RNA sequence: GGGCGGUUAGCUCAGUUGGUUAGAGUACCUGCUCGACACGCAGGGAGUCACUAGUUCAAAUCUAGUACCGCCCA
Numbered sequence: 001g002g003g004c005g006g007u008u009a010g011c012u013c014a015g016u017u018g019g020u021u022a023g024a025g026u027a028c029c030u031g032c033u034c035g036a037c038a039c040g041c042a043g044g045g046a047g048u049c050a051c052u053a054g055u056u057c058a059a060a061u062c063u064a065g066u067a068c069c070g071c072c073c074a
Base pairs, nucleotide, nucleotide: 001073002072003071004070005069006068007067010026011025012024013023019057028044029043030042031041032040050066051065052064053063054062
């Protein structure tokens, strides 16, 4: 330098070929439970869907570019 894949909550990830609320597990906070802790139960907060632009009535999803990470080729 070229090709491919990835980037979504603190962490690990899903999101079925664009559509009506962006989710799960775990972690965190509050309450209940317990002598106390853990477990368990109930509730809650947490996201510019890497960034910029474009297409569209509508984009996490499609297109282009940029950044970072990984693999392969040279």

Predicted 3D model of a 74-nucleotide RNA (transfer RNA) from a marine sediment metagenome. The coordinates come from a structure-prediction model, not an experiment, and the mean pLDDT is 80. Its Rfam family is "tRNA". Gene Ontology term of the family: triplet codon-amino acid adaptor activity. Rfam classes the family as a transfer RNA.